Context: one part of a larger RNA
Parts: sequence; C1' cells; structure tokens
RNA sequence: AGUUUAUGUACGUAGCAAGGUUAAGUUCCUCAGGAACGGAGCCGAAGGGAAACCGAGUGUGAAAUGCGCGAGAAGUUACGUGUAUAAGACCCGAAACCGGGUGACCUAACCAUGUGCAGGAUGAAGUUGAGGUAAAACUCAAUGGAGGACCGAACCGACCCCCGUUGAAAAGGUGGCGGAUGACAUGUGGUUAGCGGAGAAAUUCCAAUCGAACCCGGAUAUAGCUGGUUCUCCCCGAAAUAGCUUUAGGGCUAGCCUUGCGUGAAUAUUAUCGGAGGUAAAGCACUGAAUAGAUGCGGGGCCGAAAGGCUACCAAGUCUUAUCAAACUAAGAAUGCCGAAUAAUAAUGCGCGGGAGUCAGACAAUGUGAGAUAAGUCUCAUUGUCAAAAGGGAAACAGCCCAGAUCUACAGCUAAGGUCCCAAAUAUAUGCUAAGUGGAGAAGGAUGUGGCGAUGCAAAAACAACCAGGAUGUUGGCUUAGAAGCAGCCACACAUUCAAAGAGUGCGUAACAGCUCACUGGUCGAGUGACGCUGCGCCGAAGAUGUAACGGGGCUAAGCAUAUAACCGAAGCUCAGGCAGUCAAUGACUGGGUAGGGGAGCGUUCCAUAAGGGGUGAAGCCAAAGCGGAAGCAUUGGUGGACAUUAUGGAAGUGAGAAUGCCGGA
Repeated sequence: AGUUUAUGUACGUAGCAAGGUUAAGUUCCUCAGGAACGGAGCCGAAGGGAAACCGAGUGUGAAAUGCGCGAGAAGUUACGUGUAUAAGACCCGAAACCGGGUGACCUAACCAUGUGCAGGAUGAAGUUGAGGUAAAACUCAAUGGAGGACCGAACCGACCCCCGUUGAAAAGGUGGCGGAUGACAUGUGGUUAGCGGAGAAAUUCCAAUCGAACCCGGAUAUAGCUGGUUCUCCCCGAAAUAGCUUUAGGGCUAGCCUUGCGUGAAUAUUAUCGGAGGUAAAGCACUGAAUAGAUGCGGGGCCGAAAGGCUACCAAGUCUUAUCAAACUAAGAAUGCCGAAUAAUAAUGCGCGGGAGUCAGACAAUGUGAGAUAAGUCUCAUUGUCAAAAGGGAAACAGCCCAGAUCUACAGCUAAGGUCCCAAAUAUAUGCUAAGUGGAGAAGGAUGUGGCGAUGCAAAAACAACCAGGAUGUUGGCUUAGAAGCAGCCACACAUUCAAAGAGUGCGUAACAGCUCACUGGUCGAGUGACGCUGCGCCGAAGAUGUAACGGGGCUAAGCAUAUAACCGAAGCUCAGGCAGUCAAUGACUGGGUAGGGGAGCGUUCCAUAAGGGGUGAAGCCAAAGCGGAAGCAUUGGUGGACAUUAUGGAAGUGAGAAUGCCGGA
C1' cells in the first nucleotide's frame, strides 16, 4: 500500500424541465469563505446524405409497392458510488540507458629530478714483461676488472605446506622459496579520463568498485515478473474451454459468475409419440487384405523342322470351404440428438445495461488415439469428485465409497461400512476351507479335498497283491563279421498246439543266453479304472535398518459361500427451540464455499449544528462471571491529573500479521 485531477459511461439522490446549465471574469459582504451578476459556450429538442441539398423524412436510382438509416419512449445540471481513459495511478523491487560533473594521493604507462644496492666469490677484453719469429702469429707469467655472470643480507617479489576463514589482518602470520648492477628498486613533482585512458596482454588496472569508474540529474525509467495489500456480518458464486495473437506462465472477444431493469413460464428432466442417423456388434454384396481345395484364361520350362505334344511349375476368372478391416458396408442396435401435445417433478429460460474473475487444472470410471493394449505418462471425448467441501468409511490417505456442515441439544432413524478385544454394535441355519488359505502374485505342475455328469470292467469273481504258465514251425525273410522277438529294412504281421502266449512291451548279450510285459489259470472276495465340468485349497513365491503383504492383539472362525432376523454407525433424515434470506407470504422453500459480484454495518481522525460531561477528577492505562449476530459497546473500582463525549450530517493521511518490508528497542 486502489489516491487525486480531468473527461467519458452506468446506476442512485436532488433541482429544473422542451428545455437544462453557466465558464473565465466582474461587483458586493461578516473576506483561507460566501452571495449576486456574467448565456460566451456546451448538451438536448430531427434526421438523411460524401456533398449540394431536402426534411418526418432522406439516401440509393431513370424509377422504386423495394432496400438502408430515421421519425413513436425527456432531457440537463450538481453531488455520491462503480468502472474506463490520460496522468508515477495500489505499494516496494531491477540489471540497464542518457546528460553534466569528480577522480591517476591506489594502480598502469610515460616525463623531469634525486636516492639505494652488506659481504663473498669468478676473473672477459686490453696492457706490461719473458719466451718465440726475418717480422708476426703464438705460448707463459703478471697486471687489469668485464658481465640483463655466480653465492648471499638490505630491498623487491610471491613457488610450496601449515595456521588463520564472525581473522590480529575485507589477502595476514611461521617455515622453507625467486631476483638481488639491472628490461633493477625507490622518493618527490608532473602528464594521459570513462563512447575514454593505460596495458612485456590477464577482460589486467584506472582510490577495498571495472566486459566499461564514481557522484548528481532525466526519475516515482520500465518490469506481460516475484512479494505484499490492514475491520465485521449477510446473499449468490465461477473458470482452468473455443477462436485470434512474435502467442503459448500475457492479452482480446465469446463461454461460465454476479447485479439492476424488462419479459412473464417462453426453461429442464421423465413418461407417451414422431423424426434424421451409420457408431457398437455383425457381415463379406462393394473396396481391399487373406486360407484350403476343384476347374485352368494366360504364361514359363522341355521335346519338335513345323503342326503339335509333355509338364509334381506360376496362375487370372468361376465354384466350394473358412476368415480380417479407423480411412470396407447389402443390413444394423443401445445411448445420445431434434420436434409437438399432455401429465408429473423441479424452478428455471430469454433480452437489455453495470461489475467481474477465469485461459497452468488434478485424479477416477468409460470410449479412442500416442507409447511397449509401459508410466502417479502424453492427447481428446462423456460423467463424477477435488479444485472451492467439512462430516462418516477405506488403519493413516485432495481426486475412491457414503453424504453436501445456518445455530443449539447428554433426543430418535438410517447410508457407506461394520458388530471377539483395542472400539459403538450379533445371533441363528446349511455347507466349504486345514492352507493362518483368509491376510499379494502368472504361465505351468500335482492320486489335496467337496459337488455334478457321462463311461469301461465286475459274485459267470473284476481292480490290486501273491502262486503258476507265457510254447511250437523259427535263428520268419533280407541285410550283416554277427542280427536268434528286441541295430536296420520287408510283410493284407503267417501258421500250429492251446486255459493262454506278439514273428513280440521294456531291460539285457559281441551274437546267443537271462529277466520282464501283453495274454491265461489259481488264491482272495467288492467294488475298481480312465474322463469331462465345477467350489475351496497346494507348489511355483528371492531384497536390501526391524516382525513389516489382517491396522494390532489375536482368530480354525473372529475365514469363505448362501439365507434369515437384529443392532451399531455421519455435521445425512427426523424431533424440540432460535437466527437470517427469498417469494403478493397465518405459509413454503432456502442458508458449504476459493477467484469474484452484490448488500448491510462497526470502529478511527477532523469539521458543522445541537446537547452540555469534567480538579466533588477528562483522556489514557489496569482489573472484573455485563451487553450485542460480528466488527464492537457500556458499567464499576483502581491509577492518572486536564481535557473529553453523545446525536444528526459532512470530509478522509480511516483499521496490519506477513512485503528476505522501514525505523527504534531487547
């Protein structure tokens, strides 16, 4: 922290009214004020046309029975309120831009003039002497004292660790480190200035500020952005969509909200009736896709000199069989949509004005699309809830289920969901489950167990177990090194003896052998085998702090299914009482609420008028079980020590809890 001025606009109030009104200014008075004068001007009373112009008409036009705009409804001035526009325009907030100045006492470069560099160590050129030479060169010894040379203090610097990090210090300290006669260091004075200077060059420095210094001004720059925006109660109550947008977190118009006036049932839902349709499902007549077979237009291959022939190749069309489709439909719902009358239920609908807010939506169910028939995913559509909705349930849990809180009550009935204890409320009946299944989970697997169905065998003795048999031609033929029931191949897989016995079911052998099965007899004496559907269970089943996949205790029902009768359970409904709103009203209905619209009030400071409280104690402050629907308001007592209040109007620097607010204090 929504103000003021001006001008529109709408509403309210007041004056006058076919009219209304003065502006600047002037005069006067009781002079920060008021009264009178002032009709210039403005708005209205007539419009139409580009205009001329005409006029309740006019324009268009050659002309209109036409068409457009008019003629029928009163305005105007002032004040108040809402709102728009122009202004800083609700308040605070940039980084920046421009103008004029101030800075080189820091620092950079340059100019002028001065100053400083312990000590040690190295030993260039040159010179002298000796040697050497024809003369030189050259060699040696001395002398000499060069160097962006060496070591190392002052001085200048800053490579490493540590300390310091609200430091002792807004860059320091201890220890080590680099340069130290040089492109060295330094004193004093001076020069260069911001669209600039300086720069051994780092966007480095230009006074703890530098990708453009600082100070003042333009200036309340602008901020489609963030934050904040102050008393109360009552009524209604959204949106997160469309179109356009240098537009996408902003706008404009429409949609949805509110309020005034008008209209006066014109509105919504359901029932009955009448319509249009091409979705779901379905279908294959069309358009395409696609399967198997039959037929085989045509083509390919081979043979042929040609005619032609052959072809387990490809394959149109046709027929039969079985399918698929958002961009296929011959046929075709439900729902939804449009319409009329009547009825029921509700109380809306439309028009013209004032004021908005909204343009980030979320989840759930259903129908599509995108994605991977992923996502607490993205994009649409329909509905619901949340948003803006409290209460009960789901342990806890905006978006799920039930249900929409005006207030009071230790009254009653219910919803969802529940009724062993935590924790309000339960019993009965018939079954199922043995897995703590219930209280997570798939494909798949299994003599778990209940129900139903159909089927084979069985007192002429089944199924299981035990005893016995299971033979002969023959080692079937072939193959093979061998192949004898049992490596492999062949076969109308034979025939004989039998109670029964395969040219052999499996194991086995190098091949035989051996064991076993099918099949048969006996013992025994009643059910037994394979299958389909279905209820409830089992395995499948490994995770990270701790049981941890019923909310816990615990439960064999306190689990699951079916049925019956009770009860508990909410701010729902009812009962009793109160308040408020709307409606021609002895009554009925209504009162959750964010953005937002509308209404009614409380309080603060000042002014006018009236009242007339106060040292016998004003305001302020403290306390108390007072009053009022709230903001708030009294009364009494104490304190305090001089101003204060009420009524009716008026004017505002008029209400604070938030702004990393501002100032003061702790």
Large-subunit ribosomal RNA, domain II from a metagenome, 666 nucleotides, folded computationally. The full RNA is in RNAcentral, with records from SILVA. Its Rfam family is "Bacterial large subunit ribosomal RNA". Gene Ontology terms of the family: structural constituent of ribosome and ribosome.